[in-house]
RNA sequence: AAUUAAAAAGGGCAAAGCUGAUGAAAAUCAGUGGCGCAAAGCUAGAGGGUCUAAGUCCUGCAAAGGAUAUGACAGCCAGUUGCCAUU
Repeated sequence: AAUUAAAAAGGGCAAAGCUGAUGAAAAUCAGUGGCGCAAAGCUAGAGGGUCUAAGUCCUGCAAAGGAUAUGACAGCCAGUUGCCAUU
C1' cells in the first nucleotide's frame, strides 16, 4: 500500500421480546436478552431514503382531516476512519 474470500486468537457490538425511565410521537437511555454484525465504529449543521407530527399553517360549526422537522433512524443506502489476519 492492497484485499476483506476463507480460517485462527484476543475480543467487540447487540435485533426482537420483557422491566424501568424520558418523550406528544417516532424513538432514546439503563437492565435483561441474543437475532445477527468485519465496521452493527463515527457522521443526521447541508447526499439520498425512512419514521413521527408536539408546535405551526390550511380545511371544517364541531368532531376530525391534510401539509410541514425545528424531532428521530448510522442494524436502509451513502460518506469517512479503522483492529487482527493475509498478500
c-di-GMP-I riboswitch aptamer from a Clostridiaceae bacterium, 87 nucleotides, folded computationally. Rfam family: c-di-GMP-I riboswitch aptamer. Gene Ontology term of the family: cyclic-di-GMP binding.